[in-house]
Context: one part of a larger RNA
RNA sequence: CGUUGGAAGGUUGAGGGGUGUGGACCCUAGUACGAGAGGACCGGGUCGAACUGCCCGCUCGUGUCCCGGCUGUCUCGCCAGAGGCACCGCCGGGUAGCGAUGGCAGGCGCAGAUAACCGCUGAAAGCAUCUAAGUGGGAAGCUGCCCCCAAGAUGAACCUUCCCUGGAGCCUUGAGCUCCCUUAAGGGCCGGGAGAGACUAUCCCGUCGAUAGGCCGCACGUGGAAGAGUGGCAACACUCUCCGAGCGAAGCGGUCCUAAUCGCCCGUGAGG
Numbered sequence: 001c002g003u004u005g006g007a008a009g010g011u012u013g014a015g016g017g018g019u020g021u022g023g024a025c026c027c028u029a030g031u032a033c034g035a036g037a038g039g040a041c042c043g044g045g046u047c048g049a050a051c052u053g054c055c056c057g058c059u060c061g062u063g064u065c066c067c068g069g070c071u072g073u074c075u076c077g078c079c080a081g082a083g084g085c086a087c088c089g090c091c092g093g094g095u096a097g098c099g100a101u102g103g104c105a106g107g108c109g110c111a112g113a114u115a116a117c118c119g120c121u122g123a124a125a126g127c128a129u130c131u132a133a134g135u136g137g138g139a140a141g142c143u144g145c146c147c148c149c150a151a152g153a154u155g156a157a158c159c160u161u162c163c164c165u166g167g168a169g170c171c172u173u174g175a176g177c178u179c180c181c182u183u184a185a186g187g188g189c190c191g192g193g194a195g196a197g198a199c200u201a202u203c204c205c206g207u208c209g210a211u212a213g214g215c216c217g218c219a220c221g222u223g224g225a226a227g228a229g230u231g232g233c234a235a236c237a238c239u240c241u242c243c244g245a246g247c248g249a250a251g252c253g254g255u256c257c258u259a260a261u262c263g264c265c266c267g268u269g270a271g272g
Base pairs, nucleotide, nucleotide: 001152005163006162007161008160009159010158011157015149016148017147018146021049023047024046025045026044027043033038051106052105053104054103055102059100060099061098062097066093067092068091069090070089071086072085073084074083075082076081109145110144111143112142117137118136119135120134164271166180167179168178169177170176171174181269186266187265188264189263190206191205192204193203194202211259212258213257214255215254216253217252218251220248221247222246227240228239229238230237231236
């Protein structure tokens, strides 16, 4: 821009894409077959590899500053306690998120039309012949049933709901033009954001408000803060404080303290 008024939701599915794999064991059955050795078709069941999709309760990883420990050095006058730098200085752990080594699921099966091939009936050609008329069977392949996209499918589909029911003038009388009035449903701008994200888009929220931050609580993580007391020559230990101290990121909730203020624009007047 189109889809023949505009708008918001919800569908249909023309068409396109995806999936499609393989193994072992058990039963049938030590049966058929075979002198024996060996050893099935058909059919049924169990386990499970790789692959693919989704997920983070479990396990594991990351987690650049969430907690703790340690070294050197500098600074805060000194002690104590802290901070800076040293690959995050090094080390031990670790929330959310993300991930796999973790969890869940998938391949099935059936139908239809077929390939090679196997047939029935059957002439041309008194026979024969699966083929010429007619007709049956037959693949991991094709089509459908499964999953995803999908009406720019211009052949532009369908359903529900919502909105608009003014006036004057002019001529070249047209789906005409101009002016005044009025601008709906809805959308956008703007702002707070994340389950979204390169940007955009998408989605949520904007005081009729818990959208983010702050604060409070909880979960969870670290693992016992500072200070003081006691004991010890001291390193340090114990107690207040393991019935968990202190501190804490992204998690879960609560609370209008802060910021989402106030607004602006588009979109019209009943429509081949």